[in-house]
RNA sequence: GCGGAUAUGGUGGAAUUGGCAGACACGCCAGAUUUAGGUUCUGGUCCGUGAGGGUGCAGGUUCAAGUCCUGUUAUCCGCA
Numbered sequence: 001g002c003g004g005a006u007a008u009g010g011u012g013g014a015a016u017u018g019g020c021a022g023a024c025a026c027g028c029c030a031g032a033u034u035u036a037g038g039u040u041c042u043g044g045u046c047c048g049u050g051a052g053g054g055u056g057c058a059g060g061u062u063c064a065a066g067u068c069c070u071g072u073u074a075u076c077c078g079c080a
Base pairs, nucleotide, nucleotide: 001079002078003077004076005075006074007073010026011025012024019063027045028044029043030042031041032040046053047052056072057071058070059069060068
């Protein structure tokens, strides 16, 4: 230099054909239970007062994009 794969909350990781983004689990917070801790159970847990915004970054297509297209960054694999 060329080709391919991957990138989603604090963590792992879903989202089938473009159709409610964050299911589910872990962690964390609060409460119940307990003398206390652990276990178990219940609720909450991306940002924003809100309208809304948010899938590495920047654009494009579309009524609608994590998903399709273009460029680009990082990591990994292969070729030279």
Predicted 3D model of an 80-nucleotide RNA (transfer RNA) from a Lachnospiraceae bacterium.
It matches the Rfam family "tRNA". Rfam classes the family as a transfer RNA.
The sequence was found in a public genome assembly.
The coordinates come from a structure-prediction model, not an experiment, and the mean pLDDT is 80.